[in-house]
């Protein structure tokens, strides 16, 4: 300096190529039940605005374009 991949919940990932119910799973967390008590099981419940900004559109996590972090390949 040029090419490329990742970035979504406290962890760990899906959804993205096909815009379209104002985003889910597991695992941890919170509470209630069952225990003597834990744990294991049930059962409810909380957490996100999707790395940042900007556009495009009715409508973007998804499509564009610039940054910025982590990692690879070049030179």
């Nucleotide at each position: 300096c040029g090419g490329g991949a990742u970035g979504u919940a406290g962890c760990u990932c899906a959804g993205c190529u096909u815009g379209g119910c104002u985003a889910g799973a597991g695992c941890g967390c919170u509470u209630c039940g069952u225990u003597c008590g834990g744990g294991a099981c049930g059962a409810a419940g909380a957490g996100g605005u999707c790395g940042g900004a900007g556009g495009u559109u009715c409508a973007a996590a998804u499509c564009c374009c610039c940054c910025c972090a982590u990692c690879c390949c070049g030179a």